[in-house]
RNA sequence: GAGUUUGAUCAUGGCUCAGAACGUACGCUGGCGGCACGCCUAACACAUGCAAGUCGAACGAAGUAGCAAUACUUAGUGGCAGACGGGUGAGUAACAUGUGGGUAUCUACCCUUUGGCCUGGAAUAACACGAGGAAACUUGUGCUAAUACCGGAUAAGUCUUUACGGAGAAAGCUUUAUGCACCAUUGGAUGAGCCCGCACUUGAUUAGUUUGUUGGUAGGGUAAUGGCCUACCAAGACUAUGAUCAAUAGCUGAUUUGAGAGGAUGAUCAGCCACAUUGGGACUGAGACACGGCCCAAACUCCUACGGGAGGCAGCAGUGGGGAAUCUUGCACAAUGGAGGAAACUCUGAUGCAGCGAUGCCGCGUGAGUGAAGAAGGCCUUUGGGUUGUAAAGCUCUUUCGUCGGGGAAGAAAAUGACUGUACCCGAAUAAGAAGGUCCGGCUAACUUCGUGCCAGCAGCCGCGGUAAUACGAAGGGACCUAGCGUAGUUCGGAAUUACUGGGCUUAAAGAGUUCGUAGGUGGUUGAAAAAGUUGGUGGUGAAAUCCCAGAGCUUAACUCUGGAACUGCAUCCAAAACUGAUUCACUAGAGUACGAUAGAGGGAGGUAGAAUUCACAGUGUAGCGGUGGAAUGCGUAGAUAUUGUGAAGAAUACCAGUGGCGAAGGGCGGCCUCCUGGAUCUGUACUGACACUGAGGUGCGAAAGCGUGGGUAGCGAACAGGAUUAGAUACCCUGGUAGUCCACGCCGUAAACGAUGACAACUAGCUGUUGGGAGACUAUGUCUUUCAGUGGCGCAGCUAACGCUUUAAGUUGUCCGCCUGGGGAGUACGGCCGCAAGGCUAAAACUCAAAUGAAUUGACGGGGACCCGCACAAGCGGUGGAGCAUGUGGUUUAAUUCGAUGCAACGCGAAAAACCUUACCAGGUCUUGACAUCCUGCGAAUUUUCUAGAGAUAGAUUAGUGCCUUCGGGAACGCAGUGACAGGUGCUGCAUGGCUGUCGUCAGCUCGUGUCGUGAGAUGUUGGGUUAAGUCCCGUAACGAGCGCAACCCUUGUCCUUAGUUGCCAGCACAUAAUGGUGGGAACUCUAAGGAGACUGCCGGUGACAAACCGGAGGAAGGUGGGGACGACGUCAAGUCAUCAUGGCCCUUACGACCUGGGCUACACACGUGCUACAAUGGAACGCACAGAGGGCUGCAAAGGCGCGAGCUGGAGCGAAUCCCACAAAACGUUUCGUAGUCCGGAUUGGAGUCUGCAACUCGACUCCAUGAAGUCGGAAUCGCUAGUAAUCGUGAAUCAGAAUGUCACGGUGAAUACGUUCCCGGGCCUUGUACACACCGCCCGUCACACCAUGGGAGUGGGUUGCAAAAGAAGUGGGUAGACUAACCUUCGGGAGGUCGCUCACCACUUUGUGAUUCAUGACUGGGGUGAAGUCGUAACAAGGUAACC
Repeated sequence: GAGUUUGAUCAUGGCUCAGAACGUACGCUGGCGGCACGCCUAACACAUGCAAGUCGAACGAAGUAGCAAUACUUAGUGGCAGACGGGUGAGUAACAUGUGGGUAUCUACCCUUUGGCCUGGAAUAACACGAGGAAACUUGUGCUAAUACCGGAUAAGUCUUUACGGAGAAAGCUUUAUGCACCAUUGGAUGAGCCCGCACUUGAUUAGUUUGUUGGUAGGGUAAUGGCCUACCAAGACUAUGAUCAAUAGCUGAUUUGAGAGGAUGAUCAGCCACAUUGGGACUGAGACACGGCCCAAACUCCUACGGGAGGCAGCAGUGGGGAAUCUUGCACAAUGGAGGAAACUCUGAUGCAGCGAUGCCGCGUGAGUGAAGAAGGCCUUUGGGUUGUAAAGCUCUUUCGUCGGGGAAGAAAAUGACUGUACCCGAAUAAGAAGGUCCGGCUAACUUCGUGCCAGCAGCCGCGGUAAUACGAAGGGACCUAGCGUAGUUCGGAAUUACUGGGCUUAAAGAGUUCGUAGGUGGUUGAAAAAGUUGGUGGUGAAAUCCCAGAGCUUAACUCUGGAACUGCAUCCAAAACUGAUUCACUAGAGUACGAUAGAGGGAGGUAGAAUUCACAGUGUAGCGGUGGAAUGCGUAGAUAUUGUGAAGAAUACCAGUGGCGAAGGGCGGCCUCCUGGAUCUGUACUGACACUGAGGUGCGAAAGCGUGGGUAGCGAACAGGAUUAGAUACCCUGGUAGUCCACGCCGUAAACGAUGACAACUAGCUGUUGGGAGACUAUGUCUUUCAGUGGCGCAGCUAACGCUUUAAGUUGUCCGCCUGGGGAGUACGGCCGCAAGGCUAAAACUCAAAUGAAUUGACGGGGACCCGCACAAGCGGUGGAGCAUGUGGUUUAAUUCGAUGCAACGCGAAAAACCUUACCAGGUCUUGACAUCCUGCGAAUUUUCUAGAGAUAGAUUAGUGCCUUCGGGAACGCAGUGACAGGUGCUGCAUGGCUGUCGUCAGCUCGUGUCGUGAGAUGUUGGGUUAAGUCCCGUAACGAGCGCAACCCUUGUCCUUAGUUGCCAGCACAUAAUGGUGGGAACUCUAAGGAGACUGCCGGUGACAAACCGGAGGAAGGUGGGGACGACGUCAAGUCAUCAUGGCCCUUACGACCUGGGCUACACACGUGCUACAAUGGAACGCACAGAGGGCUGCAAAGGCGCGAGCUGGAGCGAAUCCCACAAAACGUUUCGUAGUCCGGAUUGGAGUCUGCAACUCGACUCCAUGAAGUCGGAAUCGCUAGUAAUCGUGAAUCAGAAUGUCACGGUGAAUACGUUCCCGGGCCUUGUACACACCGCCCGUCACACCAUGGGAGUGGGUUGCAAAAGAAGUGGGUAGACUAACCUUCGGGAGGUCGCUCACCACUUUGUGAUUCAUGACUGGGGUGAAGUCGUAACAAGGUAACC
């Protein structure tokens, strides 16, 4: 820097990624070289070989060679070295390490100073001869040497002392040299010991530790200081600046990361430390308590004759084992270094080299140029092409690396080369031998096709996959890195996500409930002196390597070398004196004290008052009271409630009363009086003189509930009981009611203990209210000005993520304290402390998720609010739901009952019409280039008659016919046959789509540009005041304008005018008729169909804001949109339709295509929707009689006339229609009848007889006549339509159609009732409010239970590890003692002594054992809660007033 919480936003906050590094490992792949590196695990066990020897110029002896002289070899004695070099990191939290100091010390070999090196003695190994033993080895006797051992002398200097004195040394060898050794000694160098300051992991859920402990005196011991050790004396020492305990760990230079500060690490290299199978011990020595030495104990391994012995790879190789994982049983001492030696030299798994390993870093190569037919192949494709791709091939060129051949260094100072025939050089041949890995949804560079179909799988995070996957698998293409590339792991970074640099705490995690106060931190003003901090400088140190800079050497680089810089540190010394600290003299502005006033529910104790409530008694009085949404339980005729009087009891104090007062807080304190008492404020004077602020631990106080003891108990009231409510109701409501509430004393110690805001101090605009003081002015029982202390509201700057805060800060600063670091698990477990208990305080982890959260925004929603509208309700009229039938649907049935439509917005819907056809379904029979389209080939004109078989499709036979154009080749249309491309599909997906449609809704809304506001999502405009049918208009206004919608423009209807009069009309004139616009004529009227006029709140009055507009009126055919229609904004419903059509993908291809016959779509216990007809008298029936509009008609409408009861038949005039026909409109009106009944209502059903259409009315048509005459007497819950020419009622026509409407669409006739109003139901609009919702309440979401899995607590216990205390035990060893035994050097009086050795013993002590605690790990029947899981069960607690506000 990015991704990820959201519909979007800002913030908070976690998770994740991109970078670098690695002693790495794994997967795939692998050409060369250089330089590095290579058991991180089992400090597990080790076969085999090697890793420390050397000196004959210290010594004797033996052997070999030689004639000898002599030379050589060596076991042993002796000297030096085996304390270095090499390995490892177990232990160690320590003076171990780092750094800087100190000194009570030692220091072989080396350098240096001075002086010596004289004289004696006694042994002993080897060796010889024996003995024991399996061996290892041991042992007796005898002989012998020394630079081995021991005396004596000497002592410059040394050490010691009582400073007189005393003590103590030596070694020689030989090649004879300026040799090497030896003794004492001085100084140095080097190395080592010891002491000190500072630095040095985590845990307080480890708070007290310690008896040689702390100090002193004396002694011992050591190279040396010291409780290092012993005796005595004192009682100290360490610790909150973290003792002790526990866990982890070698430390450092450095390495890695980072801008740095920091963080993590401590491989290789270098310094120090520790260790050497485990534990203990000393010896020798200059140096060890000793890796390849010794003794003992233990475990393990090996040998054994069973008696006893041997061993220690954490040296180099190597083996087994462990593990994800780490090499050769190589060469050489040539170089560098080490040991010994006078030296030659010997030894050296140190080291130098080689081998193995892409483990890392660095370098090189796998070719270069040209080459378009843009080859072939692959992949994609819109089929045109594109891409792989100059890539390949081809042509030309080169030869690094590698291969072969030849030459051939340096490393070596005189000789000596493991590496090594190596580095390097020359020559030759051939493009020849040499490229892979990962990734391609975003982060993150790189895209297509196929396969798969929530499967298989991917995934670092977000997330992909449910039939069109750039995310899985494959392919093509591409991107990145390259002898490597990915993955896994670890560390730092990003992460300002522990914040010193550099974060926070009102609401996101986070201010302890609050006071006082200890330690600590911080602290007012003026001087003085000093110099701890501070600042500057000096020399010392800060090892080398590393890092950095400049050079140099390997062909370059890595690598190496040289020089410089740096090492930010530490202590020393010198200087300065501003600031801080320490000391000191002063001051008064902070703080405090005294005096004078003031306000107050501040606290404690005692007393007292009235109202109310309940109870008791008495009176009056009678049937109810009480309670609720409505009831009931309850009380009451044994007299309640009500009312009056009297009395008792307890608790609480109306009005005053106030964002008023007091208090540190706990919202703690509220009638009145008395006593005791704390604090605050104001004014002015005096005094003290920094006495201050904060405050870890500590301490007091601390609501309610709760606990203990004893009282008290009127009202209220957990638990409990009853009544209701409810599906249930362990609740909400009601009736009762115990603890409690009250008092005294003692506990508890927590609350959303909140201003969710720690305390103190200073500074930074104002305005306004209120409480308590002071001062001043004036017009003086009051007003105004000002000031101090509180308590509120608003507000500038500033701050804040925003909300908001704003002199009472969340502003600007200072000091101190507390607290936070993703959500859950969890304020839980364990441990500890407190508590009588309840519980409180302190306080984790495993595991799990990628979020959790704050503020604000837009929506949606609310059993939130305000306003408004709609046949939404109400007011009315008529229906549906009951009956019969029609029709559609569900269901059922069926071979099939084709398919679709399914709340409103499916159900007389697609279908404006299923007997065949339609038809998509079923059964059977048939066809396969096909019923239909295009292309090719052949034949035939096309076409047509008749017959046979068959249910038909079809098959066979038969007849007529030879057409049109022509360049004479043939062609066009049509039919038949054949071949293959293809046709065909009402098969699937409406959740892949286009188009069309429904719905919210003819609701009034939906947006944009510019500007402005806001960090932003967004807001404003569009909100507000009016008004409207309307976001309609007006006004106001940080908005100004605009667009899609509204309205208007369009059609129709209502009035008039003009024009035009045929098929329409007929007033006036005339003719004719029985009669009729029938005729002449007319153009007035009606009408037709073209064009105009008219209506705009234009006019008047009122209301209103002087507006918009509304109300009323006039005029007018019509008045406020005149009525009706067409017209449907942004969008919503993955709404409907793949079966109208079109279309992607998938599927079928002798069938899911096509044809035919028959059947089905018409079934029928049932349920629902939509209708028709009725149930009758506002009616039925009969007779008479009047008035429409709009349509249709040649495959047609069909008149008159005739026949039939009728459907209809016959007939054919007229009409392609303002002319003719369908075509009589019906209700109405007039007269008559029926008389309330299952009827003269109603017509279903059924029987019979017919008519019509049609190839055909059986399944399955309509109609007519005769007969039959079901149900039904106005319809439960519920529900629908309609506000005027509307409802209701009456008939007419049309489309479809051969025929077949109760449906649909259209037409006119007659023609109402009601609307107070907006409380309620439904739907909608606008504003506002709440929200944990945003697939948006059909939302979200909680807990128990059941099941599975996971980690964890408790748990009778069980098994390990570590450790304290008390004891036992006591190897080896050292020290002390010493009766015993032995004993060469010296002394001796020769007896012995001194000294020594062995033995014994005491002290200390390792292994080991016992008892009892502590702690930790593992495990455990059973058990507790927690977490996670797909659609499980029960309820519905929370989010809206969440339906009882929520929460602590």